[in-house]
Context: one part of a larger RNA
Molecule: small-subunit ribosomal RNA, 3' major domain
Organism: metagenome
């Protein structure tokens, strides 16, 4: 100087407390361990691994296993020889590959001999190749402490020196934020602001969006028309403790009030200092070293990654009446669409089929929002709760749904009556609850990323648990 303390002081955080809803019990989904297996590819392991890499394992992916093949190779450059490229048929085969045959002769230069570019086949060796090892050789990227308020430097001063000071102190703040003081005076990286979305208003603009008044109307903003309103999207305005009162060192600042759409950082996002964990990743990529080179490379078929006495994590659905079934009738936002979205109609109980209007989309489509509301049935029961499992019949995608897809219909109707010890999230348009969209994608979502609808309870307080910041103290620690 740090680090540590079941030392002290001060202060924060859904850290506790106060509340609301869960997990832990059930069934299923998914990841992991374990076990099994020819293989169940690999990585990730307290927080910070375990719906994680994977924004989609039937083939492919795929790295694993079994079997069948290849050896200048699936891919790159160079050398030599031949052939236009290419297309079709054919033998064997599970395919990779292989046997034979036919068609076909392009572009540029040309002395018409040929040469060149591109592509294909063969040969030779230089080489290719490796998701092989080492993340404890590395770059890059990322997690984490933590959006915590810290981390440093120049000059000066003090100290023999390590170093100190500044950065400590008194206040204050979300903040090393600001004020005052001070052997310090300044500065940098962080904080804040500048950026984006959202909340209010103005101006500009008015189609595909809108419709107050006017006219027509097939009653649909449908048409004429309008530029008001909604909205769209560009430019601005607005909030600064600016004003008032009180407190305070009359400083920073704090408390209250007015006006205002909004008030003291208005709400949200992006933004992550010096560093820590030899944290994670050599399987994104790049890369040193090592290993392999008729195999640890490459191609193909099939299988596996989907196994199942069990254990754990994360979720979904429930156990019901604030509910379930049936009928009727409302109100979103944000997205996606031409190899696509696909309307009206017709067929089917349905998944879906048929058909094809319109749409390169503020125009058309996906598209039905659902919870909610109204009416009605159920009457406390393993039930008209719950839907696992299983049998049968189908639909769709795709070369192909056996291993191993999703969905539909009929039948079946399991566990489950609110969950031990323990444990998680959340402070407001939040929790809870309800549906909608998107990426990946032929198909496949209870996961992920977004969107809106309905919409709470509680916070006395900081003694205690956890994590963190500042000062101080002790130390057989560095």
């Nucleotide at each position: 100087u740090g680090a540590c303390g079941g030392g002290g002081g001060c202060c924060c955080g859904c850290a506790c407390a106060a509340g609301c809803g869960g997990u832990g019990g059930a069934g299923c989904a998914u990841g992991u361990g374990g076990u099994u297996u020819a293989a169940u590819u690999c990585g990730a392991c307290g927080c910070a691994a375990c719906g994680c890499g994977a924004a989609g394992a039937a083939c492919c992916u795929u790295a694993c296993c079994u079997g069948g093949a290849u050896u200048u190779g699936a891919c790159a450059u160079c050398u030599c020889g031949g052939g236009a490229a290419u297309u079709u048929c054919u033998u064997g085969g599970a395919a990779a590959c292989u046997u034979g045959a036919a068609a076909g002769u392009g572009c540029c230069c040309u002395u018409c001999g040929g040469g060149g570019a591109g592509c294909c086949c063969g040969a030779u060796g230089a080489c290719a190749g490796g998701u092989g090892c080492u993340g404890c050789a590395u770059g890059g990227c990322u997690g984490u402490c933590g959006u915590c308020a810290g981390c440093u430097c120049g000059u000066g001063u003090c100290g023999u020196g390590a170093g100190a000071u500044g950065u400590u102190g008194g206040g204050u703040u979300a903040a090393g934020u600001c004020c005052c003081g001070c052997a310090a005076c300044g500065a940098g990286c962080g904080c804040a602001a500048c950026c984006c979305c959202u909340a209010u208003c103005u101006u500009u603009a008015g189609u595909u969006a809108c419709c107050a008044g006017c006219a027509c109307u097939u009653c649909g903003g449908g048409u004429g028309g309008g530029g008001a309103c909604u909205c769209u999207a560009a430019a601005g305005a607005u909030a600064c403790u600016g004003c008032c009162c009180c407190g305070a060192u009359u400083a920073a600042c704090g408390g209250g009030g007015a006006g205002g759409a909004a008030g003291g950082u208005g709400g949200g996002g992006a933004u992550g200092a010096c560093g820590u964990c030899a944290a994670g990743u050599c399987c994104u990529c790049a890369u040193g070293g090592c290993c392999u080179u008729u195999a640890u490379a490459u191609c193909c078929a099939g299988g596996g990654c989907u196994a199942c006495a069990c254990a754990c994590g994360u979720g979904c659905u429930a156990c019901a009446a604030u509910g379930g079934g049936c009928g009727g009738a409302a109100c979103a936002a944000a997205g996606g669409g031409u190899u696509g979205c696909g309307a009206u109609g017709c067929c089917g109980c349905g998944a879906g089929g048929u058909g094809g209007a319109g749409c390169u989309a503020a125009u058309c489509c996906c598209a039905a929002a659902a919870a909610c509301c109204c009416g009605u049935c159920c009457c406390a029961a393993g039930u008209u709760c719950g839907g696992a499992u299983u049998g049968g019949a189908g639909u769709c995608u795709g070369c192909a749904a056996c291993u191993c897809g999703a969905c539909u219909c009929c039948a079946u109707g399991a566990a489950g009556c609110u969950g031990g010890a323990a444990u998680c999230g959340c402070u407001a348009g939040u929790a809870a609850u309800c549906g909608c969209g998107g990426a990946u994608c032929a198909g496949c979502a209870u996961g992920c990323c977004g969107c809106g609808g309905u919409g709470a309870a509680u916070a006395c307080g900081u003694u205690c648990c956890c994590g963190g910041g500042c000062c101080u103290u002790g130390u057989a620690c560095a």